Source information
A computed fold for a 107-nucleotide RNA from a Flavobacteriales bacterium, annotated as SAM riboswitch aptamer (S box leader). Lineage of the source: Bacteria > Pseudomonadati > Bacteroidota > Flavobacteriia > Flavobacteriales.
RNA sequence: AGUGUAUCGAGAAAGGUGGAGGGAACGGCCCUGUGAAACCUUAGCAACCCUCAAAUCUGUUGAGAAGGUGCUAAUUCCUUUUUGCUUCAAGCGGAAAUAGAUACAGA
Numbered sequence: 001a002g003u004g005u006a007u008c009g010a011g012a013a014a015g016g017u018g019g020a021g022g023g024a025a026c027g028g029c030c031c032u033g034u035g036a037a038a039c040c041u042u043a044g045c046a047a048c049c050c051u052c053a054a055a056u057c058u059g060u061u062g063a064g065a066a067g068g069u070g071c072u073a074a075u076u077c078c079u080u081u082u083u084g085c086u087u088c089a090a091g092c093g094g095a096a097a098u099a100g101a102u103a104c105a106g107a
Stems, first nucleotide, its partner, number of pairs: 003105006013042005021031003027078002043072003048068002050064005076099001080096006
């Protein structure tokens, strides 16, 4: 690299360097010189790993945040198929698929 499991409607920003791109991918629609990417500092969010307690027996519940990750525009920004409402379209909802992100396991 690839694989397995879980989650993806919530939450949380300022400063410095930098100087034109960024939002994974097609298309759309957005963000951006009132400063993009990237890097650094500080702060924060969350609770996957983790810590503590309880009952219980390997999974649950509650509390926490020292440490390891992650994250801090827009539902994973929307997207494909099917289906319900409505039906002219649009729109809203349910289910599924593909791709992706993060964590843990394992290698």